[in-house]
Background: Predicted 3D model of a 534-nucleotide part of an RNA (large-subunit ribosomal RNA, domain I) from an uncultured Bacteroidota bacterium.
Context: one part of a larger RNA
RNA sequence: GGCGUAUGGGGAAUGCCUAGGCUCUCAGAGGCGAUGAAGGACGUGAUAAGCUGCGAAAAGCUGCGGGGAUCAGCACAUAUGAUUUGAUCCGCAGAUAUCCGAAUGGGGCAACCCACUAUAUUGAAGAUAUAGUACCUAUUUAUAGGAGCAAACCCGGGGAACUGAAACAUCUAAGUACCCGGAGGAGAAGAAAACAACAGUGAUUCCGCUAGUAGUGGCGAGCGAACGCGGAGUAGCCCAAACCCAAUUUGUUACGGCAAAUUGGGGGUAAUAGGACCACGACAUUUGAUGCUUGAUGAAUUAGAAUCUACUGGAAAGUAGAACCACAGAGGGUGAUAGUCCCGUAUAAGUAAGUUAAGUUAUUGAUAGUGGUAUCCUGAGUAGUGCGGGGCACGUGAAACCUUGCAUGAAUUUGCCGGGACCAUCCGGUAAGGCUAAAUACUCCUGAGAGACCGAUAGUGAACCAGUACCGUGAGGGAAAGGUGAAAAGAACCCUGAAUAAGGGAGUGAAAUAGAUCCUGAAACCAUACGCUU
Repeated sequence: GGCGUAUGGGGAAUGCCUAGGCUCUCAGAGGCGAUGAAGGACGUGAUAAGCUGCGAAAAGCUGCGGGGAUCAGCACAUAUGAUUUGAUCCGCAGAUAUCCGAAUGGGGCAACCCACUAUAUUGAAGAUAUAGUACCUAUUUAUAGGAGCAAACCCGGGGAACUGAAACAUCUAAGUACCCGGAGGAGAAGAAAACAACAGUGAUUCCGCUAGUAGUGGCGAGCGAACGCGGAGUAGCCCAAACCCAAUUUGUUACGGCAAAUUGGGGGUAAUAGGACCACGACAUUUGAUGCUUGAUGAAUUAGAAUCUACUGGAAAGUAGAACCACAGAGGGUGAUAGUCCCGUAUAAGUAAGUUAAGUUAUUGAUAGUGGUAUCCUGAGUAGUGCGGGGCACGUGAAACCUUGCAUGAAUUUGCCGGGACCAUCCGGUAAGGCUAAAUACUCCUGAGAGACCGAUAGUGAACCAGUACCGUGAGGGAAAGGUGAAAAGAACCCUGAAUAAGGGAGUGAAAUAGAUCCUGAAACCAUACGCUU
């Protein structure tokens, strides 16, 4: 020096565990904000650095309800206190709520500085206290509303490139990403100037097919319907106008009025055209909102069955024996594996605010018929057309349809539009005003529950005081880090030592090679002892 055996150090893998995550289901909620939000700064405790709570009334104050013996948060110590005259704690409702922040009296390098007006302390100056003082919009000029924040979903206004086409320009990616505006618990759309095809359907939305079809396409890459069928869910309405009435103003007048305009009320809403108007007839039917009565649900919460002995062991829930409950043998905890030890579970009970169903009539609102057809009305810079674009699955194409920047520009029910160039016939509809639940999309958040999801290099970046430490001028980037034991019983006392280091005894404990660098404790690497060997 090598090999082997044994014992250690070192190291943290592995195993077991879970306090945290991930993905969903059902139900709820779907907003907060000038009555000052979200988010912060600074304070606040007997002692108090951090977290949590709270706000100069500051780990809290008041009322009501629950609850029934301890309590002064995490937090394990001392002190001092509170509490059966009901504390701590839980639920609901209030009070207080510094400063910054939309931040709003003015300013400002956020958490700071400086004002004005009124009132009070004074009679005045000054100071202090309380209240008010931003901007925009609307109108009745004194009030009301707005502003900002928030995870996704929704609508609108703008709108890329990488990429693909095996290059690239039309095209694609994609109306995607991103920016801006707006709304709601959903949003958007929506009651045919729709489809269809000689048969019919009957607002919208969503799903399954139709169908990767018909088409479109440097006919490349690609893009990609509809009719119709089957489902989910269903709901229909209101204005403008004609006509009538009233008020005001203007014009005119022979002072009786007449006409026009504006405003308000009645009327009226359709395509088999309807309405006004004229004639007839009637007070019915259906239904909304508010209230009342009854019921259900609804916070904290309450009741809730049934087991003992022996043995092993540190410990019984294990084993053996003998019992019991079960509308409860879900689950968790307890010194090992418990239906009957504890919390619970099945089941039953309970109420405030609120929500909701039925009934009721009380109040109030909306809603209908028949005939006639001379006259009147039925949405105009609109429909259409030309040029240039965009959207439609459809790239200008034979290109209809929808939309519109510029220019033009109708008809008025014997009307007008559409049915994929265009014309005729036929059929369908009634534009140029508006509202509308459900079926659909999503989850920052709350409750209950689930998992052939993870188990600390995994699962969120974050199981732990994590968007922290740290890095960066900044936008921004972004960690590592879990486990003593059943219980601290966390090692009194002695010894060595400079020692509050460390160790050896002693003691606790089932175990201390469980001793706080603490469960298990692999490998690399290091050491000691012994054996064999060069």